[in-house]
RNA sequence: GCAGCCAUAGCUCAAUUGGAUAGAGCACCUGACUACGAAUCAGGAGGUUGCAGGUUCGAUUCCUGCUGGCUGCGCCA
Numbered sequence: 001g002c003a004g005c006c007a008u009a010g011c012u013c014a015a016u017u018g019g020a021u022a023g024a025g026c027a028c029c030u031g032a033c034u035a036c037g038a039a040u041c042a043g044g045a046g047g048u049u050g051c052a053g054g055u056u057c058g059a060u061u062c063c064u065g066c067u068g069g070c071u072g073c074g075c076c077a
Base pairs, nucleotide, nucleotide: 001073002072003071004070005069006068007067010026011025012024013023019057028044029043030042031041032040050066051065052064053063054062
C1' cells in the first nucleotide's frame, strides 16, 4: 500500500433483516434486610449507536469519505 472484519452505557454483548421511546448482564448509586458488612431483594442513574456527509416519510441497520483496532497478502530495507 491492497483486501476483509469490527466500532452501541464504565466493561461484555443484544436490537427479530429500515419502523416509532436503543435494551440485558456485570459494575455504580439509593433503599430494604443485617450488630456491621457480604450475599439477596426492590428501585434509580448512566447512550451524539466512533466522526462527517448522503439515501429515505423513517437509519444502530443501507451508501460514501475519514479515524481507530484486528486479520491476511504485498512492497522497501
Model confidence (mean pLDDT): 81 of 100.
This is a predicted structure of a 77-nucleotide RNA (transfer RNA) from a Lentisphaerota bacterium.
It matches the Rfam family "tRNA". By type it is a transfer RNA. From the family's description: Transfer RNA (tRNA) molecules are approximately 80 nucleotides in length.